This is a predicted structure of a 355-nucleotide part of an RNA (large-subunit ribosomal RNA, domain IV) from a Verrucomicrobiota bacterium.
[in-house]
Context: one part of a larger RNA
RNA sequence: CUCUCUGAAGGAACUCGGCACAUUAGCCCCGUAACUUCGGGAGAAGGGGUGCCCAACACCCUGGCAGCAAUGUUUGGGUGAAGGGCUUCAAUAAAUUGCGCUUAGCGACUGUUUAACAAAAACACAGCACUCUGCCAAGUCGUGAAGACGACGUAUAGGGUGUGACACGUGACCAAUGCGGAAAGAUUAACGCAUCUUGUCAGCCCGCGCAAGCGGGGUGAAGCCCGGUGCCUAAGUCCCCGUGAAUGUCGGCCGUAACUAUAACGGUCCUAAGGUAGCGAAAUUCCUUGUCGGGUAAGUUCCGACCUGCACGAAUCGUGUAACGAGUUGAGCGACUGUCUCGGAGAGGAUCUCG
Numbered sequence: 001c002u003c004u005c006u007g008a009a010g011g012a013a014c015u016c017g018g019c020a021c022a023u024u025a026g027c028c029c030c031g032u033a034a035c036u037u038c039g040g041g042a043g044a045a046g047g048g049g050u051g052c053c054c055a056a057c058a059c060c061c062u063g064g065c066a067g068c069a070a071u072g073u074u075u076g077g078g079u080g081a082a083g084g085g086c087u088u089c090a091a092u093a094a095a096u097u098g099c100g101c102u103u104a105g106c107g108a109c110u111g112u113u114u115a116a117c118a119a120a121a122a123c124a125c126a127g128c129a130c131u132c133u134g135c136c137a138a139g140u141c142g143u144g145a146a147g148a149c150g151a152c153g154u155a156u157a158g159g160g161u162g163u164g165a166c167a168c169g170u171g172a173c174c175a176a177u178g179c180g181g182a183a184a185g186a187u188u189a190a191c192g193c194a195u196c197u198u199g200u201c202a203g204c205c206c207g208c209g210c211a212a213g214c215g216g217g218g219u220g221a222a223g224c225c226c227g228g229u230g231c232c233u234a235a236g237u238c239c240c241c242g243u244g245a246a247u248g249u250c251g252g253c254c255g256u257a258a259c260u261a262u263a264a265c266g267g268u269c270c271u272a273a274g275g276u277a278g279c280g281a282a283a284u285u286c287c288u289u290g291u292c293g294g295g296u297a298a299g300u301u302c303c304g305a306c307c308u309g310c311a312c313g314a315a316u317c318g319u320g321u322a323a324c325g326a327g328u329u330g331a332g333c334g335a336c337u338g339u340c341u342c343g344g345a346g347a348g349g350a351u352c353u354c355g
Base pairs, nucleotide, nucleotide: 001348002347003346004345005344006343009341010340013339018336026050027049028048029047030046035040037165051086052085053084054083057080058079059078060077061076063074064073065072066071099334100333101332102331103330104329106325107324111123112122127163128162129161130160131159132158133157139149140148141147166320167319168318169317171250172249173248176247177246178243179242180241181240185238186237187236192231193230194229195228196227199224200223203219204218205217206216207214208213251269252268253267254266255265278312279309290306291305292304293303294302
């Protein structure tokens, strides 16, 4: 160091934390609370019994006898069993084989997940809501294809998004962003048309030469091309209206009541509108170990309140909630124990010394 075991007195004093260990345990009987969605909770909790031998008695099966029958009596067997006895430290004697209760937060639940550090409060879920889609549907795969899925379905259907059982609820704001609608006005591309312009160029003119011709200059139609202007204009944008279970947002200052304090009330500024119900030092509270109460002899955690919410808040749902959870933070109580006070014994191994 690894493993096995362990008793005195105590019993979580250990520790981040009862981690690990121990307790409990099968079957039968009695008994069983709050709460509840009436199903549960519940094996709640908490008690008693348990081996072997004898066995009253009860019930069932079966045969005999009596009787017409109902029935009575009796043989044998089975099941249960009051009670009595026997052994042991001990009777589910070994092995298999729930510790229990109280109380918060989270997620309704069973389920799914990071194969090999995370199983969870994450994902999913039934339910709810919004939205798209009239069928060659929307949506998706595919080469802007054929083709296929959707679906051999048809709005009680299919796709997308959010929320997440259930109960009660789900407030204000359309200013910004998004989406939908309407088409009056403004703005707006390429193309096209008209016109001006740039370059190129046939032809023509000039120069030289007797001529053939030569090279230079000038002018220059059409076409093509360069640039500008005007006309014609689509969706879109601006503009207008609607829309929150769309993305989102949801104020400040000052004064005021016959003690004080506080402010139902008033004033003022700003805003699209100023946070409603409910909850609240919370998985959210910095200050903070907030303050008060409970639990302890003593409690930064825990539970119940308060509200001064740095920085809760209503389907990125709000608040509750029986049942459920190898969940998390926990918190507490009982039982239990070598976790500990504080060690001890045994087995094996390693190290060191000697051989």

Its mean pLDDT, the model's own confidence on a scale to 100, is 81. The RNAcentral record of the full RNA draws on ENA. The organism belongs to Verrucomicrobiota, within Bacteria.